[in-house]
RNA sequence: AAAAAAGUGAUCUAGGGUUCCGGUACAUUUUCAAAAUUUAGAAAAUGGUAUGUCUGAGACCGAGAGUUCACGGUUCGCAAGAACUACACGGAGGGAUAAAAGCCCGGGAGGU
Repeated sequence: AAAAAAGUGAUCUAGGGUUCCGGUACAUUUUCAAAAUUUAGAAAAUGGUAUGUCUGAGACCGAGAGUUCACGGUUCGCAAGAACUACACGGAGGGAUAAAAGCCCGGGAGGU
C1' cells in the first nucleotide's frame, strides 16, 4: 500500500528445540601456591572442542479448535451509538527455520 470475512494484527500462555548469550565438562596458555624435580590444586584468558538427559528472572519459535486487547465486518439507529462476531473431535506423513513444536500443509485425511 492492497486485501480478507467461521476476517486480520498484536500481547501473553500451554508447548518447543538449540543459532546466539550464558552454564557445565574437557583442552591450550598465563599467573599463584607447595618441596629442588615430578605431581596434584586454585584463579584468569581463548572467535578452542563437546553438551539441551543444562532445571536459564537471557534471547528466539509458538496455537483454527488457548487468554486478553485493537482494528475490521454484520444488523438496528436521524445521529451519537448499541448488539452480535456462534460452533469446533481429529491421525499418519511431509515442510520451514540453527533446530523442534499445539508453527505451516490444516476448520486437511478421517470422524460425529

Guanidine-I riboswitch aptamer from Acinetobacter sp., 112 nucleotides, folded computationally. The RNAcentral record of the sequence draws on Ribocentre. The organism belongs to Acinetobacter, within Bacteria. It matches the Rfam family "Guanidine-I riboswitch aptamer". From the family's description: This family represents a conserved RNA structure found upstream of the ykkC and yxkD genes in Bacillus subtilis and related genes in other bacteria. The function of this family is unclear although it has been suggested that it may function to switch on efflux pumps and detoxification systems in response to harmful environmental molecules. Model confidence (mean pLDDT): 80 of 100.